[in-house]
Molecule: RNase P RNA; transfer RNA
Organism: Roseburia sp.
RNA sequence: AUAGCAGGCCGUUCUAUCGCUGUCUCGCAAGGGAGAGAGGAAAGUCCGGGCAACACAGGGAAUCGUACUUCCUAACGGGAAGAUAUCCGUGAGGGUGUAGUAACGUAACAGAAAAUGACCGUUCCGCGGACUUGUCUGCGGAAUAAGGGUGAAAAGGCGGGUUAAGAGCCCACCGGUAUGCCGGGCGACCGGCAUAGCCGUACGUCUUACGAGUUGCAAGACCAUGUAUACCGACGUUUUAAGCUUUCCCGGCUGAGUCGGGGGGUAGGUUGCUGGAGCUGUCGGGUGACCGGCAGAGUAGAUAAAUGAUAGAAACCGUAAAAGGUACAGAACCCGGCUUACAGGCCUGCUAUUUUU
RNA sequence: GGCGAGAUAGCUCAGUUGGCUAGAGCAUACGGUUCAUACCCGUAGUGUCGAGGGUUCAAAUCCCCCUCUCGCUA
Numbered sequence: 001a002u003a004g005c006a007g008g009c010c011g012u013u014c015u016a017u018c019g020c021u022g023u024c025u026c027g028c029a030a031g032g033g034a035g036a037g038a039g040g041a042a043a044g045u046c047c048g049g050g051c052a053a054c055a056c057a058g059g060g061a062a063u064c065g066u067a068c069u070u071c072c073u074a075a076c077g078g079g080a081a082g083a084u085a086u087c088c089g090u091g092a093g094g095g096u097g098u099a100g101u102a103a104c105g106u107a108a109c110a111g112a113a114a115a116u117g118a119c120c121g122u123u124c125c126g127c128g129g130a131c132u133u134g135u136c137u138g139c140g141g142a143a144u145a146a147g148g149g150u151g152a153a154a155a156g157g158c159g160g161g162u163u164a165a166g167a168g169c170c171c172a173c174c175g176g177u178a179u180g181c182c183g184g185g186c187g188a189c190c191g192g193c194a195u196a197g198c199c200g201u202a203c204g205u206c207u208u209a210c211g212a213g214u215u216g217c218a219a220g221a222c223c224a225u226g227u228a229u230a231c232c233g234a235c236g237u238u239u240u241a242a243g244c245u246u247u248c249c250c251g252g253c254u255g256a257g258u259c260g261g262g263g264g265g266u267a268g269g270u271u272g273c274u275g276g277a278g279c280u281g282u283c284g285g286g287u288g289a290c291c292g293g294c295a296g297a298g299u300a301g302a303u304a305a306a307u308g309a310u311a312g313a314a315a316c317c318g319u320a321a322a323a324g325g326u327a328c329a330g331a332a333c334c335c336g337g338c339u340u341a342c343a344g345g346c347c348u349g350c351u352a353u354u355u356u357u
Numbered sequence: 358g359g360c361g362a363g364a365u366a367g368c369u370c371a372g373u374u375g376g377c378u379a380g381a382g383c384a385u386a387c388g389g390u391u392c393a394u395a396c397c398c399g400u401a402g403u404g405u406c407g408a409g410g411g412u413u414c415a416a417a418u419c420c421c422c423c424u425c426u427c428g429c430u431a
């Protein structure tokens, strides 16, 4: 210099005029003045929590979510630091996965066989045939996982011995597993030594541990306004419908109406509502997520939904010069995360290649 | 705003412990039947399973994420 990896940050600015939505203030009023007014994702609503309403005698069964370790946190399926397997990359790095295995199930098609593996092949035995008399061949029986082909996956790999032929059957080396001991680490786990021929894989059911009551601010509270249940259907009123116990059953409680269709009325206001697990700066602790101390500023809260329009200038892109353009996108109870969208720019650390010193 | 459901052939729908070539009806085309048309009979074509990524030997199906459509809720 070029190309890249990881982490973090910014993401148009200023002035004038006219508007819009709140707040404060002057004024009897009309009206005037001051100051504020979208985001890093406000988005998707994918997780978690606050808050609120309802529920919260008891017993049993099920359901859902998460799943390596240690920590952070109000909590989490989030984050930090690590462990380990595998894949991608020359590399800096990045992606994905991870509890347990006692029992059971599945593995389409192909293939002999998907786990009591004999189709071809190999070897031996018996009977028969041929002749060149120790070979070939037919049938039957037995042994065999070395070789073949199928498949995503084929019974640890490879070499030697043994053997009728073979095979962890035996042995050396390598890989894995189990058990024991030693060392390191809080831990997952790692390293070393010894012993045992102990040696398929994936997914699921299942088991274990932890967690989960339901519904979402259109929750809920208060005020105001209005009103009618005609008619139809189902179930029920001694036979117990229906509702609550918020998944089901038992049990318990309420119980004369309940549910659906159809019809009628009102659709205004206040509150919840923004001061927070908050923000900024600095110091300290920690590898880090994060935590603590001190100081400071505090000004979105709308409801069909305000946060805009015009003009001028600056910055950047673009062009020979003009013209032109300014990423993604916009609060709706509030927070912590994740994910997705995003023109362009900046900072820090690191990697590869080439050249120079 | 909040909550939930869905997207498969031209149309309406099946298809779930993942597995052979994703099916059915209607519609369309061709042939037969008829003097001719319809009915009827036979044959055939038709799909990136809404888009992208992942898990797996294998995905319409399982997981993540985006797009669109519909319903409920004062």
Stems, first nucleotide, its partner, number of pairs: 001353010012314007020037002023034004039328001043339002046337005051216004058250004063212005068082005083098006099207002103205005119148002121144011156174002159171003175199002177196008220271004229262001231261005242254004279296007315326003358430007367383004376414001385401005407423001409421003